The RNA shown here (FMN riboswitch aptamer (RFN element)) has 134 nucleotides and comes from Gemmobacter caeruleus. Its Rfam family is "FMN riboswitch aptamer (RFN element)". Gene Ontology term of the family: FMN binding. Taxonomically the source falls in Gemmobacter (Bacteria, Pseudomonadati, Pseudomonadota, Paracoccaceae).
RNA sequence: GGCCGUUCUCAGGGCGGGGUGCAAUUCCCCACCGGCGGUCACAGCCCGCGAGCGCCUUUGCCGCAAGGGAAAGGGUCAGCAGAUCCGGUGAAACUCCGGGGCCGACGGUAUAGUCCGGAUGAAAGAGAACCGUG
Numbered sequence: 001g002g003c004c005g006u007u008c009u010c011a012g013g014g015c016g017g018g019g020u021g022c023a024a025u026u027c028c029c030c031a032c033c034g035g036c037g038g039u040c041a042c043a044g045c046c047c048g049c050g051a052g053c054g055c056c057u058u059u060g061c062c063g064c065a066a067g068g069g070a071a072a073g074g075g076u077c078a079g080c081a082g083a084u085c086c087g088g089u090g091a092a093a094c095u096c097c098g099g100g101g102c103c104g105a106c107g108g109u110a111u112a113g114u115c116c117g118g119a120u121g122a123a124a125g126a127g128a129a130c131c132g133u134g
Stems, first nucleotide, its partner, number of pairs: 005130006016030004031114002033104002035049004044102002052080002054077001055074005061068002084100005106117003
């Protein structure tokens, strides 16, 4: 110095103004925000990953049945599940600069990317310490 292992720590931002209305941070007009790794160069929208829902498995419950809903687990599937173009610079940029556009789980509530909740959770990953080994 490298690899493997163990433990620990960290790991998401954003509704301000006006309108309508009995009621809206949810609708309408203006506004605001952008996890992690990769990529010849800095990325919400290029390639992947993550949490959530779905899905699957198991258990037990209700129902004559079709079916319904609950708990625990899985992370195979990738369904919800997503969204970018034009011009410029350059050796190189869908990543920079200028301009225009678009996207954002589930439950609650007057219809929510921004409020409340599961969540003092989980996690992509980032870092530190230590032991052993070659």